[in-house]
A computed fold for a 98-nucleotide RNA from Levilactobacillus hammesii DSM 16381, annotated as Guanidine-I riboswitch aptamer.

RNA sequence: UAUUCUGUUCUCUAGGGUUCCGCUGUUUCGACAGGGCUGGUCCGAGAGGGAACCUACGGGUGGACCCGUAGACACGGAAGGAAAAAAGCCUGGGAGAU
Numbered sequence: 001u002a003u004u005c006u007g008u009u010c011u012c013u014a015g016g017g018u019u020c021c022g023c024u025g026u027u028u029c030g031a032c033a034g035g036g037c038u039g040g041u042c043c044g045a046g047a048g049g050g051a052a053c054c055u056a057c058g059g060g061u062g063g064a065c066c067c068g069u070a071g072a073c074a075c076g077g078a079a080g081g082a083a084a085a086a087a088g089c090c091u092g093g094g095a096g097a098u
Stems, first nucleotide, its partner, number of pairs: 007053006015043002020040002022037001023034004054071007073093001075096001080090002
C1' cells in the first nucleotide's frame, strides 16, 4: 500500500413521534382541537442487552450428527429519506476525527 473476513433473524430496551386507542378541552352531540398529554398500539439501535441460527478451528462418529473454543475493536456531523410522523431507523463502520 492492496485484498479478504468480522454474519443473519427474532425479541427487549435507550430513544421516537402522533395513524389508532386512551386522556384533556370544546361541542350545534355529527364531531373538532391538543404529543412543551404519563401511557397502550406503532417505529426502533454498526458502535445497547438477550436468544436462536450461522461461520472458523479442534476433537468424536460408519453416517446423520455431537462436543468444545472463538466470532475482536468501534469518537462521529450537517443535509436528505420513510404512504401517520419522528427518531440512536435508512443514507452510514458514510463525510470527517484518532
Source information
Rfam family: Guanidine-I riboswitch aptamer. Rfam's curators write: This family represents a conserved RNA structure found upstream of the ykkC and yxkD genes in Bacillus subtilis and related genes in other bacteria. The organism belongs to Levilactobacillus hammesii, within Bacteria.